[in-house]
RNA sequence: UCAAAUGAAAAUCCGAACUCUAUCUAGAGACGGGGGACGUAUUUAUAGGGGCGAAUCUACCUGAUGGUAGUAGGGAGCGAUAAGCCACAUCCCGAGCCCGACAACUAACCUCGUAGGAUACAAAGGGGCUUAUC
Numbered sequence: 001u002c003a004a005a006u007g008a009a010a011a012u013c014c015g016a017a018c019u020c021u022a023u024c025u026a027g028a029g030a031c032g033g034g035g036g037a038c039g040u041a042u043u044u045a046u047a048g049g050g051g052c053g054a055a056u057c058u059a060c061c062u063g064a065u066g067g068u069a070g071u072a073g074g075g076a077g078c079g080a081u082a083a084g085c086c087a088c089a090u091c092c093c094g095a096g097c098c099c100g101a102c103a104a105c106u107a108a109c110c111u112c113g114u115a116g117g118a119u120a121c122a123a124a125g126g127g128g129c130u131u132a133u134c
Base pairs, nucleotide, nucleotide: 011119012118013117014116018029019028020027021026030114031113032112033111034110035109039105040104046101048102049099050098051097052096057070058069059068060067061066073093074092075091076090080133081132082131083130084129085128086127088125
């Protein structure tokens, strides 16, 4: 100097998944999800139906597991500092799980969750607009 692997902290990113208190695993706040009237809508029904989530759908290949190429949709970042919006470019994701015959929306009401993962051997494109501070 190059390459590979592992670990930690801070800051940061995806996500609702954070903060405080405490008699220590419970409560409160906050942020999310589900169920649930009138009334309205729906015309469906083993080819079951439904929920969380951005994660749907199409074509092709394989004996099959599975794979390839797209796609609805979703995410990201240097700017004086912080937050937000829009369009373009680039990069990435486009999974998985659950309910168990059953659920449209839905006031009151009832109920549940606050996990997990990623990052320096990375990123180095700019443009328009709004608010606050200096």
c-di-AMP riboswitch aptamer (ydaO/yuaA leader) from Ferroacidibacillus organovorans, 134 nucleotides, folded computationally. Its mean pLDDT, the model's own confidence on a scale to 100, is 75. It matches the Rfam family "c-di-AMP riboswitch aptamer (ydaO/yuaA leader)". About the family: This family represents a conserved RNA structure found upstream of the ydaO and yuaA genes in Bacillus subtilis and related genes in other bacteria.